A computed fold for a 113-nucleotide RNA from Pelagibius marinus, annotated as Guanidine-I riboswitch aptamer. Model confidence (mean pLDDT): 82 of 100. Its Rfam family is "Guanidine-I riboswitch aptamer". Gene Ontology term of the family: regulation of gene expression. Lineage of the source: Bacteria > Alphaproteobacteria > Rhodospirillales > Rhodovibrionaceae > Pelagibius.

């Protein structure tokens, strides 16, 4: 200095904001210990939502290694089954997506070593 691979998806959890439930709370009505309707409120524990390349686990994929099957035989291709590997990872502004926000997406970026 190139180039290939580091990859996928589900479940969850840190995380996050407030469209909806619901708290809480202003104004109205009324069958008034409350119920509706209109609004506010997320420095409101909650449901519902969104949610990690550097969080967790799971499945597949790929890889390497053993077996079965297919065939006369052996090899190849192709299927299945069992066992291994799958590693490191500091990281902005500033922009976007849905209601909004974010460790989501731009990005395993720009930038650092």
């Nucleotide at each position: 200095g190139u180039g290939c691979a580091g990859g996928g998806c589900g479940u969850c959890u840190a995380g996050g904001g407030u469209u909806c439930c619901g708290g809480c709370u202003g104004c109205c009505a009324c069958g008034u210990u409350g119920u509706g309707g209109c609004g506010g409120u997320g420095a409101c524990u909650g449901g519902u939502c969104c949610g990690a390349g550097a969080g967790a686990u799971g499945c597949a994929c790929u890889c390497c290694g053993g077996g079965g099957c297919c065939g006369a035989c052996a090899a190849u291709c192709g299927u299945u089954c069992c066992g291994g590997a799958c590693a490191c990872a500091c990281g902005g502004c500033g922009g976007g997506c849905c209601a909004a926000a974010a460790u989501c997406c731009c990005g395993g970026g720009a930038g650092a070593u």